[in-house]
Context: one part of a larger RNA
Molecule: small-subunit ribosomal RNA, central domain
Organism: Chrysosplenium macrophyllum
RNA sequence: UUGGGCGUAAAUCAUAUGUAGAUGGUUUUUUAAGUUUGCCGUCAAGUCCUAGGGCUUAACCCAGGACAGGAGGUGGAAACUACCAAGGUGGAGUACGGUAGAAGGAGAGGAAAUUUUUGGUGGAGCGGUGAAAUGCGUAGAGAUUGAAAAGAACUCCAAUGGAGAAAGCAAUCUGUUGGGCCGACACUGACACUGAGAGACGAAAGUUAGGGGAGCGAAUGGUAUUAGAUACCGUAGUAGUCAUAGUAUUAAAUGAUGGAUACUAGGCGUUGUGGGUAUCGACCGUGCAAUGUAGUAGCUAACGCGUUAAGUAUCCUGCCUAAGGAGUACGUUUCCAAGAAUGAAACAC
Numbered sequence: 001u002u003g004g005g006c007g008u009a010a011a012u013c014a015u016a017u018g019u020a021g022a023u024g025g026u027u028u029u030u031u032a033a034g035u036u037u038g039c040c041g042u043c044a045a046g047u048c049c050u051a052g053g054g055c056u057u058a059a060c061c062c063a064g065g066a067c068a069g070g071a072g073g074u075g076g077a078a079a080c081u082a083c084c085a086a087g088g089u090g091g092a093g094u095a096c097g098g099u100a101g102a103a104g105g106a107g108a109g110g111a112a113a114u115u116u117u118u119g120g121u122g123g124a125g126c127g128g129u130g131a132a133a134u135g136c137g138u139a140g141a142g143a144u145u146g147a148a149a150a151g152a153a154c155u156c157c158a159a160u161g162g163a164g165a166a167a168g169c170a171a172u173c174u175g176u177u178g179g180g181c182c183g184a185c186a187c188u189g190a191c192a193c194u195g196a197g198a199g200a201c202g203a204a205a206g207u208u209a210g211g212g213g214a215g216c217g218a219a220u221g222g223u224a225u226u227a228g229a230u231a232c233c234g235u236a237g238u239a240g241u242c243a244u245a246g247u248a249u250u251a252a253a254u255g256a257u258g259g260a261u262a263c264u265a266g267g268c269g270u271u272g273u274g275g276g277u278a279u280c281g282a283c284c285g286u287g288c289a290a291u292g293u294a295g296u297a298g299c300u301a302a303c304g305c306g307u308u309a310a311g312u313a314u315c316c317u318g319c320c321u322a323a324g325g326a327g328u329a330c331g332u333u334u335c336c337a338a339g340a341a342u343g344a345a346a347c348a349c
Base pairs, nucleotide, nucleotide: 004320005319006318007303008302015200017198021194023192026087027086028085031082033081034080035077036076037075038074039073040072042070043069049065050064052062053061054060091191092188093187094186096183097182098181099180103177104176106174107173108172110154114150115149116148117147118146119145120144121143125136126135162169206247207246208245209244211242215241216240220236221235258316259315260314261313262312263311267293268292269291270290271289272288273287274286276284298305299304324347331342332341333340334339
């Protein structure tokens, strides 16, 4: 290894692109590397297995044969894999006609709310809580009504909805970029799938620089609560939260479910887009793609999954092997730092 697994027990890289590699649809032909087959010699003795024989038996010894195979040489076979050559189109792609979308990036002008500043009215409380107090207020608060400024976020629509590889994406309008789906069938002719390394992207928090700073708010101060209260509640409040350019590269980065292809009951929805019947229209029945719901067979330890599989199969990648020690130590790589990546053992159970 033949011959285990990875939704929840240990285990699918956060994600996609893609190099090497592995694997690969259809028809005919070539070669004979793999494959298969005949023959030739060879693989010391001993050991092992086994007829026979010798020590009184056995161990032991002598001795014939074989199993299991291996590599080499040589001659055939040509189904399969591979190779050569030529085709074909179903896989894949390009062009064409439509189409939906919070997919990305840039710009422009918005409305409400909040806070602050300022003018008017007004005159004693406001705020906050389980109850309070700290806090704000006669130097005129709170309330109300004009004006102005600032920053951040975009009510309703809103959905089991949409698009994106994932992270993530939502006020409006304009330009721009990528991808998807449907329809026709024009073109290319296997151009495919997966993918070690590699490069790319990657929430939040963090970090560097100079900005910005309304609200919220780690840290921190005061007030409460309490036996205490380094908390929960309340009042203030710095970093941060925002934008730009880097860095960092981790999450319960989750569907806790890697990607691709094919096959295997139907029902009921939703989104996009076709064709049919019919019509003023709504219906009706139907194809493809996406997204839900319950469920048959099957699978599963059970829960559950169930054409979006955790079913039946094939190909490729990653990963797991009792719990703890430990995602620690050491070493290495990386980073401005914080850290990240890789990753043991002793020990005891």